[in-house]
RNA sequence: GAUUCUGUAGCUCAGUUGGUAGAGCAUCUGCCUUUUAAGCAGAGGGUCCCGAGUUCGAGCCUCGGCAGAAUCACCA
Numbered sequence: 001g002a003u004u005c006u007g008u009a010g011c012u013c014a015g016u017u018g019g020u021a022g023a024g025c026a027u028c029u030g031c032c033u034u035u036u037a038a039g040c041a042g043a044g045g046g047u048c049c050c051g052a053g054u055u056c057g058a059g060c061c062u063c064g065g066c067a068g069a070a071u072c073a074c075c076a
Base pairs, nucleotide, nucleotide: 001072002071003070004069005068006067007066010025011024012023013022019056027043028042029041030040031039049065050064051063052062053061
């Protein structure tokens, strides 16, 4: 430098045909328990990496940028 993939909650990840953004873990509260842990119930938590475009409508499609990974090439 080229190609491909990835970027969504604190962490790990889903998200179907474009139509109200989700799960597990973690955190907080309550219940339970002699206490802790475990268990049960509930709650909070989002610039869907950034910008633009298409569309009535974009996490999803198109373009550009940024970051990371893999492969290939080049230089040494």
A computed fold for a 76-nucleotide RNA from a Bacteroidales bacterium, annotated as transfer RNA.
Model confidence (mean pLDDT): 81 of 100.
Rfam family: tRNA. By type it is a transfer RNA.